[in-house]
Context: one part of a larger RNA
RNA sequence: UGACGGGGACCCGCACAAGCGGUGGAGUAUGUGGUUUAAUUCGAAGCUACGCGCAGAACCUUACCAGCUUUUGACAUGUUGCGUUUGAGACUUAGAGAUGAGUUUCUUCAUUUAGUUGGCGUAACACAGGUGCUGCAUGGCUGUCGUCAGCUCGUGUCGUGAGAUAUUGGGUUAAGUCCCGCAACGAGCGCAACCCUUGCUGUUAGUUGCCAUCAGGUCAGGCUGGGCACUUUAACGGAACUACCGGCGACGAGCCGGGGGAAGGCAAGGAUGACGUCAAGUCCUCAUGGCCCUUAUAGGCUGGGCUACACACGUACUACAAUGGUGGUGACAGAAGGAAGCGAAAGAGCAAUCUUAAGCAAAUCCCAAAAAAGCCAUCUCAGUUCAGAUUGUCUUCUGCAACUCGAAGGCAUGAAGGUGGAAUCGCUAGUAAUCGUCGAUCAGCACGCGACGGUGAAUACGUUCUCGGGUCUUGUACA
Numbered sequence: 001u002g003a004c005g006g007g008g009a010c011c012c013g014c015a016c017a018a019g020c021g022g023u024g025g026a027g028u029a030u031g032u033g034g035u036u037u038a039a040u041u042c043g044a045a046g047c048u049a050c051g052c053g054c055a056g057a058a059c060c061u062u063a064c065c066a067g068c069u070u071u072u073g074a075c076a077u078g079u080u081g082c083g084u085u086u087g088a089g090a091c092u093u094a095g096a097g098a099u100g101a102g103u104u105u106c107u108u109c110a111u112u113u114a115g116u117u118g119g120c121g122u123a124a125c126a127c128a129g130g131u132g133c134u135g136c137a138u139g140g141c142u143g144u145c146g147u148c149a150g151c152u153c154g155u156g157u158c159g160u161g162a163g164a165u166a167u168u169g170g171g172u173u174a175a176g177u178c179c180c181g182c183a184a185c186g187a188g189c190g191c192a193a194c195c196c197u198u199g200c201u202g203u204u205a206g207u208u209g210c211c212a213u214c215a216g217g218u219c220a221g222g223c224u225g226g227g228c229a230c231u232u233u234a235a236c237g238g239a240a241c242u243a244c245c246g247g248c249g250a251c252g253a254g255c256c257g258g259g260g261g262a263a264g265g266c267a268a269g270g271a272u273g274a275c276g277u278c279a280a281g282u283c284c285u286c287a288u289g290g291c292c293c294u295u296a297u298a299g300g301c302u303g304g305g306c307u308a309c310a311c312a313c314g315u316a317c318u319a320c321a322a323u324g325g326u327g328g329u330g331a332c333a334g335a336a337g338g339a340a341g342c343g344a345a346a347g348a349g350c351a352a353u354c355u356u357a358a359g360c361a362a363a364u365c366c367c368a369a370a371a372a373a374g375c376c377a378u379c380u381c382a383g384u385u386c387a388g389a390u391u392g393u394c395u396u397c398u399g400c401a402a403c404u405c406g407a408a409g410g411c412a413u414g415a416a417g418g419u420g421g422a423a424u425c426g427c428u429a430g431u432a433a434u435c436g437u438c439g440a441u442c443a444g445c446a447c448g449c450g451a452c453g454g455u456g457a458a459u460a461c462g463u464u465c466u467c468g469g470g471u472c473u474u475g476u477a478c479a
Base pairs, nucleotide, nucleotide: 001479002478003476004475005474007473008472009471010470011469012468013467015463016462019427020426021425022424023423026318027317028316029315030314031313032312033311034309035308042053043052064304065303066302067301068300069299070298073127077126078125079124080123081122082121083120084119087106088105089104090103091102092101093100094099109118110117129293130292132291133290134289138287139286140282141281142280143278145276150189151188152187153186154185155184156165157164158163169180170179171178195270196269197268198267200238201237202236203235204234205233206232209228210227211226214225215224216223241264244258245257246256247255248254320420324379325378326377327376328375329374337366338365341360342359346355347354348353386417391412392411393410394409395408396407397406433455434454435453436452437451438450439449
C1' cells in the first nucleotide's frame, strides 16, 4: 500500500422486511448428469453451466458410428511431360449410392508466324485439406463484479524509502454530483449531457390515410363528387431549466411544500459498461503461433446415431377447478410479415384441409379470428360436464422420403393430479399477475426465444437481521 476480520461509523441495492404470484409434489416439453450404445459428435460447470452455443438434428445440417469408395484430391496457386483441342444436353445399363460402362443429339472456342499460349483430360511434383491438440502460446468477441462510482495522470509539497497528499474533512447528490474548507493546483478515463423511443404542442405535406361542412347514392359502407378542418402519418421546430412563490439551509450546494403546466425535480424506457478481476468462456464462427495426420486424423456416399432410459437435477408448459368448465352471443388493440410469397370471396369437408381463384412488391390487397372482458343458458362440489397424459383407429399437410424420428384434425380411450416437505425464485406501476397477437429460424416442425398491445393490483413501518456493494477508520503472526 492492499487484502481480510463472527472490529467500528456512515450509506446504498426487490438485500431483508411489507405484499402479490410462483418453483420444490403431478403429467408433459426441454436442457444436463448418469447409465446404455457400433455411435449415442463436441463445447458450456457455484453465483457467471444446465429452453446455454442450437434463430428450429427425418436426408442435408453433422463434426459421431457401420459399410462402400477416392488419393494433387470437393477447393487455391504454380511447374513439367503426354494426349486432346468448344460448349450444352438426352438415353440405356451395373450399383444402396458415391462411382463406373455404353449409346446418341445440337453446336465445333479464343489467340498466334507457329497446336505457340489459354482451355480440357491424364501422369508426376510443389502443395491442398484437417470441426485434429493446446483458450495455460494468442488476436478478436463475450460473460461477471456493475451502470457499481470509482480508476488514474502532470506539476508542486511531505517522507531516507515503499509511498502519501490531491481523491481526506463539513454538507449535499442517483453519482469523485455539486458547494464550502484544506499544500495543493489542474487534467484525463468513467458519472451526467449529447443519441433513440414514449408523453404535450406548432409548422410543412395530404395519398394508399381521414370525413366536420356541401351534394349524390346505398340493405349497409368515405361508396362517389368534393375537402385536408379533425384523426393520423413523418420531417423540422417549441416545451422542463429548481424557471416562479414560500419555508429550511451557511447569504452556498441543495432539500421540503405550492402555483402554473401534457409533463416537476434524473418525466418514463432504451442504447451507452471506466482502470481492472476471475491464466473466467470460446483454437467447433473467424483469424492465428507451436505440435500432430498426409492411401489418412483428408474427400465422397448409403444407412444409422445426436431422439437410447432403472434413475437424479435445472428451466418451462398444462392442471388440480365455480373469481371455474361447457354451449350460445359478443365489442375493443398494437406491432410485425408477404412474390418459389401473403392468399380474400365462393364451393366441398364434422375438422385438419382441399378445389377454384380476386387483389397485393402493399398507409391501397392479404395474413386477420384478437383473446381475456361483457351478456344469456347450463353444470352444483364429484376425480366431476374438472384435468388432459396415454393408447387404438381413420384422416390431412410438408417433403425424393415421416419405420427408427415430423406437425395437425376427427372418433374412441380418459392416467397422475384434491394447491404441493425442507428449502427456494421473481416483482415497487401501466410494474406483478393474467389474456391473446406477430416475427426470426424455417419445405415441414415452438410449451423455447425476440417483439407487441388488452385487462390491471397489493405493499414498502423501517434498516435490527441475511446477501452483495461503496466511503472513512481500526486490528492483523496474511501478500
Source information
This is a predicted structure of a 479-nucleotide part of an RNA (small-subunit ribosomal RNA, 3' major domain) from a metagenome. Its Rfam family is "Bacterial small subunit ribosomal RNA". Rfam links the family to the GO terms structural constituent of ribosome and ribosome. RNAcentral holds the full RNA, with entries from SILVA.